Glycine riboswitch aptamer from a Gammaproteobacteria bacterium, 101 nucleotides, folded computationally.
Of the family's consensus pairs, 90% are formed in the model.
It matches the Rfam family "Glycine riboswitch aptamer". Gene Ontology term of the family: glycine biosynthetic process.
Model confidence (mean pLDDT): 78 of 100.
NCBI's taxonomy places the organism under Bacteria, Pseudomonadati, Pseudomonadota, Gammaproteobacteria.

[in-house]
RNA sequence: CCACCCCCCGUGGAAGAGAUCCCGCCAGGUUCAUGCCGGCGCGGGACGCCGAAGGCGCAACCCGCCCGGAAUCGCUCAGGCAAAAGGACCGCAGGGGAAGG
Numbered sequence: 001c002c003a004c005c006c007c008c009c010g011u012g013g014a015a016g017a018g019a020u021c022c023c024g025c026c027a028g029g030u031u032c033a034u035g036c037c038g039g040c041g042c043g044g045g046a047c048g049c050c051g052a053a054g055g056c057g058c059a060a061c062c063c064g065c066c067c068g069g070a071a072u073c074g075c076u077c078a079g080g081c082a083a084a085a086g087g088a089c090c091g092c093a094g095g096g097g098a099a100g101g
Base pairs, nucleotide, nucleotide: 001101002100005097006096007095008094010092011091012090013089018047020046021045022044023043024042025041028037029036030035048081049080050079054077055075056074057073061069062068
């Protein structure tokens, strides 16, 4: 000085599944009144579903072997099921690290 690898930050892309139902509160509207309606607002409950934060499991696979690592597979505890947010993973840029030349 430099490719690969790991971590962090910024940035662009990024799927799936009920804008479900019930109860209550309430902004607001309507009525002379009793009442009635009642939001993409708040709380609780029910069933159905998703899988790409995280977590757990098997183990494909990595490693000459052992140790070790380990999925985009499975489970759905958590999370999610209009938009927003989040989002594994991929691209670009910057910073740091170890290590090889």